The RNA shown here (transfer RNA) has 73 nucleotides and comes from a bacterium. Rfam family: tRNA. It is annotated as a transfer RNA. Rfam describes the family as follows. Transfer RNA (tRNA) molecules are approximately 80 nucleotides in length.

[in-house]
RNA sequence: GGGCCGUUAGCUCAUUUGGUAGAGCACCUGUUUUGCAUACAGGAGGCGGGGAGUUCGAAUCUCCCACGGUCCA
Numbered sequence: 001g002g003g004c005c006g007u008u009a010g011c012u013c014a015u016u017u018g019g020u021a022g023a024g025c026a027c028c029u030g031u032u033u034u035g036c037a038u039a040c041a042g043g044a045g046g047c048g049g050g051g052a053g054u055u056c057g058a059a060u061c062u063c064c065c066a067c068g069g070u071c072c073a
Base pairs, nucleotide, nucleotide: 001072002071003070004069005068006067007066010025011024012023013022019056027043028042029041030040031039049065050064051063052062053061
């Protein structure tokens, strides 16, 4: 320098062909307990690495940049 993959909730990851984003764990509240844990019920939390474009509409398509991984030189 070039090719490919990844970047979504605190963490690990989903989101089949573009139609206003979910799970598990963690966190908070309640019930249960003498108390803790477990279990059960409920809740908060992300506008999707940054920007631009296409579209009525983009996490999803296109381009640029950043970061990480990997391969080649």

It was read from a public genome assembly.